[in-house]
């Protein structure tokens, strides 16, 4: 870092340390930020994949497999811990307006991300 799949409306901060920027990138917006963001460590919490356990059923026959449900009074492993992934950008619908575009609300979708598990 490819590819494949799932899921992103809900959840959880507070100490220390830096010192000017940040909120993936590019644009537009709209927001945190010297009352010190972001980033880093410590601690705290959060609960989603994994995986851990229990029941049941199937296979199986001596300790291993599927498959279901249930379990976080299992926080192991990854991850999370402003704002829907902040939001919007491209395609369809509907709604308002409009000569008509443009623009605006809405509601699907793809693209792009992020996470998890698998893959090369």
């Nucleotide at each position: 870092c490819u590819c494949u799949u799932a899921u992103c409306a809900a959840g959880a901060a507070c100490g220390g340390u830096c010192g000017a920027g940040g909120g993936a990138a590019c644009a537009g917006g709209c927001c945190c930020g010297a009352u010190g963001a972001c980033g880093c460590c410590g601690u705290a919490g959060c609960a989603a994949c994994c995986g851990g356990u229990u029941u049941u059923g199937c296979a199986g026959c001596c300790u291993c497999g599927c498959a279901a449900a249930a379990u976080g009074u299992c926080a192991g492993g990854u991850g999370c811990u402003a704002a829907c992934u902040c939001c919007u950008g491209c395609c369809c619908g509907c709604c308002a307006g409009u000569u008509g575009u443009u623009c605006g609300g809405u509601g699907g979708g793809a693209a792009a991300g992020a996470u998890g598990a698998g893959u090369g």
The RNA shown here (SAM riboswitch aptamer (S box leader)) has 120 nucleotides and comes from a Bacteroidota bacterium. The prediction has a mean pLDDT of 79. Its Rfam family is "SAM riboswitch aptamer (S box leader)". Rfam describes the family as follows. The SAM riboswitch is found upstream of a number of genes which code for proteins involved in methionine or cysteine biosynthesis in Gram-positive bacteria. Rfam links the family to the GO term regulation of gene expression. Of the family's consensus pairs, 91% are formed in the model.